[in-house]
RNA sequence: GGCCUCAUCGUCUAGCCCGGUCUAGGACGGAUGGUUCUCAGCCAUCAAACCUGGGUUCAAAUCCCAGUGGGGCUG
Numbered sequence: 001g002g003c004c005u006c007a008u009c010g011u012c013u014a015g016c017c018c019g020g021u022c023u024a025g026g027a028c029g030g031a032u033g034g035u036u037c038u039c040a041g042c043c044a045u046c047a048a049a050c051c052u053g054g055g056u057u058c059a060a061a062u063c064c065c066a067g068u069g070g071g072g073c074u075g
Stems, first nucleotide, its partner, number of pairs: 001074007010028004020058001030046006051067005
């Protein structure tokens, strides 16, 4: 240099192939409240994310292009 692949809440992950509904869902963690003499546990509620820029489209986490970063193969 070429090719492949990955990037989503604090962490892990589903959704992406095949665009669309209501608040982007779940687990752990966090906050608040309830239960309890207290803690743990359990229950309820809440906060929290689509790597960046552009394009296509009525509509993009999802499709296309470029870039950035991680991983892999290779001249």
Molecule: transfer RNA
Organism: Candidatus Doudnabacteria bacterium